[in-house]
Record summary:
FMN riboswitch aptamer (RFN element) from Candidatus Brachythrix odensensis, 121 nucleotides, folded computationally. Its mean pLDDT, the model's own confidence on a scale to 100, is 81. Its Rfam family is "FMN riboswitch aptamer (RFN element)". From the family's description: The RFN element is a highly conserved domain that is found frequently in the 5'-untranslated regions of prokaryotic mRNAs that encode for flavin mononucleotide (FMN) biosynthesis and transport proteins. The source organism's lineage runs through Bacteria, Bacillati, Chloroflexota, Anaerolineae and Candidatus Brachythrix.
């Protein structure tokens, strides 16, 4: 050390209490989480990642869909990231009733994170 190296381990949380009804953790009041990598410390500022389908294919790679959400004010050389207030998002299949939070595809994949070992200089 871009060598299109090999291994290995880790790698996602969350309805408490109540209403309504034959039935709902699915509605309704309310509570409650926030993956990875880059930036002043980020679920809603850029990028990436779990499904499906297509199309090239040995691995894997491209395309499309699913996929979404932030303002204001205060420090500060800087902050859409910190403090402070108020506000929003959230795949698919399933379900005696529609779900971020339930059951499941998943003892699964992953972006990646931390290691070892090797090649070359």
């Nucleotide at each position: 050390u871009a060598c299109g190296g090999c291994c290995u381990u880790c790698g996602g949380g969350g309805c408490a209490g109540g209403g309504u009804g034959u039935a709902a953790u699915u509605c309704c009041c309310g509570a409650u989480c926030g993956g990875u990598g880059g930036u002043a410390c980020a679920g809603c500022c850029c990028a990436c990642g779990a499904g499906c389908g297509c199309g090239c294919a040995u691995c894997g790679c491209g395309c499309g869909c699913a996929u979404g959400a932030g303002c204001c004010g205060g420090u500060g050389a800087g902050a859409c990231u910190c403090c402070g207030g108020c506000g929003c998002c959230g795949a698919c299949a399933g379900u005696c009733a529609c779900a971020g939070u339930c059951u499941g595809g998943a003892u699964g994949c992953a972006a990646g994170a931390a290691g070892g070992c090797g090649g070359c200089c």